[in-house]
RNA sequence: UCGUUAUCACGAAAGCCGGAGGGAAUAGACCCUGUGAAAGCUUAGCAACCCUGCAACUGUAGAAGGUGCUACAUUCUAUUCGCCACGGCGAAACAGAUAACCC
Numbered sequence: 001u002c003g004u005u006a007u008c009a010c011g012a013a014a015g016c017c018g019g020a021g022g023g024a025a026u027a028g029a030c031c032c033u034g035u036g037a038a039a040g041c042u043u044a045g046c047a048a049c050c051c052u053g054c055a056a057c058u059g060u061a062g063a064a065g066g067u068g069c070u071a072c073a074u075u076c077u078a079u080u081c082g083c084c085a086c087g088g089c090g091a092a093a094c095a096g097a098u099a100a101c102c103c
Base pairs, nucleotide, nucleotide: 003101004100005099006098007097008096013043014042015041016040021032022031023030026078027077028076029075044070045069046068049066050065051062052061053060054059074095079092080091081090082089083088
């Protein structure tokens, strides 16, 4: 890397640097961006997957450490099924992200 499991409608900012992109892929939309994108650095914060304490062991508390994250629901849609007032709604799947485990 691949794979397995869980979660993904909550939450959380600035500065420096940089100089044109960004919001995963493909397609369609929509949005952010010279009133400064991406990347990188620093500090802060959020969360609670690993972790720490207690335990009645699907819980509860914590946030030192390992991650991760801090516009818009994973920004929305795409496939299937059901419902429908045909505007759409719900569920599942595919894909993706994160964590732990595995080789």
Predicted 3D model of a 103-nucleotide RNA (SAM riboswitch aptamer (S box leader)) from Flavobacterium piscinae.
RNAcentral holds the sequence, with entries from Rfam.
Lineage of the source: Bacteria > Pseudomonadati > Flavobacteriia > Flavobacteriales > Flavobacterium.
Its mean pLDDT, the model's own confidence on a scale to 100, is 83.